[in-house]
Molecule: RNase P RNA; transfer RNA
Organism: Primorskyibacter aestuariivivens
RNA sequence: GCGGAAGGCUGGAUGGCCGCGGCGGUGCAUGCCGUCGAGGAAAGUCCGGACUCCUUGAAGCAGCGGUGCCGGGUAACGCCCGGGCGGGGCAACCCGACGGAAAGCGCCACAGAGAACAUACCGCCCUGCUUGCAGGGUCAGGGUGAAACGGUGGGGUAAGAGCCCACCGGGGGGCUGGCAACAGCGCCCGCAUGGCAAGCCCCACCGGGAGCAAUGCCAAAUAGGGGCCUCGCGCGCGGCUGAUCGCUCCGGCGAUAUCGGCGCAGGGAUGCUUCAGCCCGAGAGGCCCGGGUUGGCAGCUUGAGGCGCAGGGGCAACCCCGCGUCCAGAGGAAUGGUCAUCGAAGGGGCGGGAGCGCCCCGGAACAGAAUCCGGCUUACAGGCCUUCCGCGCAU
RNA sequence: GGCGCGGUAGCUCAGUUGGUUAGAGCGAACGACUCAUAAUCGUUAGGUCGGGGGUUCAAGUCCCCCCCACGCCA
Numbered sequence: 001g002c003g004g005a006a007g008g009c010u011g012g013a014u015g016g017c018c019g020c021g022g023c024g025g026u027g028c029a030u031g032c033c034g035u036c037g038a039g040g041a042a043a044g045u046c047c048g049g050a051c052u053c054c055u056u057g058a059a060g061c062a063g064c065g066g067u068g069c070c071g072g073g074u075a076a077c078g079c080c081c082g083g084g085c086g087g088g089g090c091a092a093c094c095c096g097a098c099g100g101a102a103a104g105c106g107c108c109a110c111a112g113a114g115a116a117c118a119u120a121c122c123g124c125c126c127u128g129c130u131u132g133c134a135g136g137g138u139c140a141g142g143g144u145g146a147a148a149c150g151g152u153g154g155g156g157u158a159a160g161a162g163c164c165c166a167c168c169g170g171g172g173g174g175c176u177g178g179c180a181a182c183a184g185c186g187c188c189c190g191c192a193u194g195g196c197a198a199g200c201c202c203c204a205c206c207g208g209g210a211g212c213a214a215u216g217c218c219a220a221a222u223a224g225g226g227g228c229c230u231c232g233c234g235c236g237c238g239g240c241u242g243a244u245c246g247c248u249c250c251g252g253c254g255a256u257a258u259c260g261g262c263g264c265a266g267g268g269a270u271g272c273u274u275c276a277g278c279c280c281g282a283g284a285g286g287c288c289c290g291g292g293u294u295g296g297c298a299g300c301u302u303g304a305g306g307c308g309c310a311g312g313g314g315c316a317a318c319c320c321c322g323c324g325u326c327c328a329g330a331g332g333a334a335u336g337g338u339c340a341u342c343g344a345a346g347g348g349g350c351g352g353g354a355g356c357g358c359c360c361c362g363g364a365a366c367a368g369a370a371u372c373c374g375g376c377u378u379a380c381a382g383g384c385c386u387u388c389c390g391c392g393c394a395u
Numbered sequence: 396g397g398c399g400c401g402g403u404a405g406c407u408c409a410g411u412u413g414g415u416u417a418g419a420g421c422g423a424a425c426g427a428c429u430c431a432u433a434a435u436c437g438u439u440a441g442g443u444c445g446g447g448g449g450u451u452c453a454a455g456u457c458c459c460c461c462c463c464a465c466g467c468c469a
Stems, first nucleotide, its partner, number of pairs: 001391010012342007020037007039366001043377002046375005051211004056276006064207005069083005084098001085096004099202002104200002106196003121142002123138007150168006169191001170189003174185004215298004225289007236264002239262004244255004266280003305327001306325004311320003346361006396468004401463002405421004414452001423439005445461005
């Protein structure tokens, strides 16, 4: 210098004028003053949570859904980090839905002789003869196919074949290293079992449902509307306490036709069963249809927070700790408009031309909070920084 | 804002457990019939299966990511 790999940052700036939303001050109020006011993705809503409701939780079974090498991080995850294995690249580095196909079922079209307990079309070999046919052996060779039942070499054979042997591959078991995935090294087995699990399934682990238009309160409105379903409604127990009634030696005892409370029994949940708690007690619960109101407050932004500076642990993700700073909270929904100056990319011209310099035009990517947080994915003009690899040249 | 469903020919729809060349009706073009038109009969064309990627020998179908349209909830 050229080509490439990984990670990160930024993504218009300044000022004037007019305007919008929140909060604070002042004011009866309009208003005035001060202060704050979009993003790395605010997006897609694809995962994981917080929170709220469904009356709440636990255990077992069944069903459904999800995840899937190992270890760690985290509130949690399908995310992140580190490692293993496989693949790609000369390399930096990148990619991987990466458990199980000897638990079982299913599928493997067309072509091909044969497609999973396999098979004989051509070829090769043997036998028979009628000399190109029949019977048999064979998968080494040809051909088909995405895939043909281990590969290479040698021996062996009528021709062949793990039929036998060596190496490679595969399986089983052992030792060593490692927390583990896994790796390395001996031993044994002649080889018996191809692919698909993003087909059913098996194994391990995880998961109740709905979503802030959740939900609660106030006000207003209304006929407190209609229909269906389930369970129950003293013909339970006077066990305890109170009331009441009766008796009384005034200490209590007895009764329950009637009443309040407690307990037992009974009823109530969105798979079923069981348990605990909770609710109900004469009504309770569930589903559907219709009418009216469609205003206000809370939820709401202080949170597993973010940012800046500093310290410690860890290879890293991340964790611990100190100081500073409250960093949008609107709610049919603010965060804008305009002017001036400066301006990146891009285009044109001149200096002979590349670099470079000057002048003119030009005018800033994707996009935009809606309960909040951690991720992933997708969109993104251009600019900048750091580290590393390969090749060439010079020293 | 949250949740759900769908996308196959010009239109309306099928498409099985992945399989050989993705079909049907209407419509279009051409031909026949007719003096001519319609109807009828025959033939033909017309498909990025919304787009991209993956699994598989093979994808409209299975999985993932985007795009578009529709519906429900205060």